[in-house]
The prediction has a mean pLDDT of 86. The part of an RNA shown here (small-subunit ribosomal RNA, 5' domain) has 528 nucleotides and comes from an uncultured prokaryote. Its Rfam family is "Bacterial small subunit ribosomal RNA". Rfam links the family to the GO terms ribosome and structural constituent of ribosome.
Context: one part of a larger RNA
RNA sequence: GAUUGAACGCUGGCGGCAUGCCUAACACAUGCAAGUCGAACGGUAACAGAACUAGCUUGCUAGUUGCUGACGAGUGGCGGACGGGUGAGUAACGCGUAGGGAUCUGCCUGAUAGUGGGGGACAACAUGAGGAAACUCAUGCUAAUACCGCAUACGUCCUACGGGAGAAAGAGGGGGACCUUCGGGCCUUGCACGAUUAGAUGAGCCUAUGUCGGAUUAGCUAGUUGGUGAGGUAAUGGCUCACCAAGGCGACGAUCUAUAGCUGGUUUGAGAUAACGAUCAGCCACACUGGGACUGAGACACGGCCCAGACUCCUACGGGAGGCAGCAGUGGGGAAUAUUGCACAAUGGACGAAAGUCUGAUGCAGCAAUGCCGCGUGUGUGAAGAAGGCCUUAGGGUUGUAAAGCACUUUCAGUAGGGAGGAAAAGUAAGUAGUUAAUAACUGCUUACCCUGACGUUAGCAACAGAAGAAGGACCGGCUAACUCCGUGCCAGCAGCCGCGGUAAUACGGAGGGUCCGAGCGUUAAUC
Repeated sequence: GAUUGAACGCUGGCGGCAUGCCUAACACAUGCAAGUCGAACGGUAACAGAACUAGCUUGCUAGUUGCUGACGAGUGGCGGACGGGUGAGUAACGCGUAGGGAUCUGCCUGAUAGUGGGGGACAACAUGAGGAAACUCAUGCUAAUACCGCAUACGUCCUACGGGAGAAAGAGGGGGACCUUCGGGCCUUGCACGAUUAGAUGAGCCUAUGUCGGAUUAGCUAGUUGGUGAGGUAAUGGCUCACCAAGGCGACGAUCUAUAGCUGGUUUGAGAUAACGAUCAGCCACACUGGGACUGAGACACGGCCCAGACUCCUACGGGAGGCAGCAGUGGGGAAUAUUGCACAAUGGACGAAAGUCUGAUGCAGCAAUGCCGCGUGUGUGAAGAAGGCCUUAGGGUUGUAAAGCACUUUCAGUAGGGAGGAAAAGUAAGUAGUUAAUAACUGCUUACCCUGACGUUAGCAACAGAAGAAGGACCGGCUAACUCCGUGCCAGCAGCCGCGGUAAUACGGAGGGUCCGAGCGUUAAUC
């Protein structure tokens, strides 16, 4: 000099864009952060409508019917493995770079051939019982895209090459004949389902190489190193086991120990062999502490389960409940770090055919000069060089065109007005093409209409009024730009270094004047 996730002191007008617990991976009150689908299912607790019945005050009350819109709880499906947080652990195939082959991959895309016929349950519900509660038990009834056989098997898998094994699910929209038990069958349409395969995406595994300090750590290792066989895994492999061999690593630093998430990058610098790894992006690890598996395409799972432990809470003392390193917020720690805000309008995600619902992701707003950038706090004129202050050689000098005065302007803030863009979709209607028995339905395209904004009193625009509302901080001995007076008298004090102060202090304190920066200025800490 540059820089900072900074803090502290004094001061503080506006805007834009960023950033904001670096400490206790300390403990957490409260609310929210993962749901969704009735076009899978039995149904109907609530709401609205309709129909019926009764009472009648003739438009209200009560009841019934799932009939319709819908829908609590329940079965079922998909999603809770993403998104969000933190950096404790980890010196490691964890990360970075470059490769490899023995693998899996829901949703999505392409291809091939399919979706036939049956069965028995369990919730909900009803009844009963236990319990303070959490919740649980018994009996009975019931549906499905839940569960289980049978049939079929192009391709698939196993094989001793003879053969053997294994699937599926339906619901919605529309409809001319035909059939009908009047429910529908049947046809069609887009979706869904099972099998195989190719891709895409994602993931697992292996190798080479790079990756901090200590030798006041020199030897370490028995599943240890290799082989054979078996088991296990999606898959290779001591991954695990039996047997056999005695290997494997190490001064090119093994082992032990300390520290640490890694990288793209950031900071400085002419240059990185320097320091750092906040925000943003990629990877990894973790989710009160330790262990374990279940489900699933995917987890050994932050807001799932089980066990143990510590802690907190409830209890009828028998037993139960919980996990903010999600967003806010609280206590604590600390020099120090924000709102218990608004909205799903946009982008993205989950579910759904869709409408839509959910989304503390996200978009915004709030707080903080924490940083960067921009703007303003007026402009011109004005010598009687006013008054006052300070200095003085008492003549004067300086503050100083500075002020006042006169003439203007109105950025920003203020007041009241009008006002983009972020919005494209979706929906409705018409036309057209495909599909079809069909002019219906559905899908694609085109056109028209309609409507959707948290921010928001938006940005930008024009109007009004009035210089009106807006300047400080540090320093002035040398380094280092900027000097005099008074007070003090080795005192009080200053100080980054040299050093000032003991009666004329440009170095202490005050004043006048000056210098440098400026909504900041200094100090401290840290890095180059």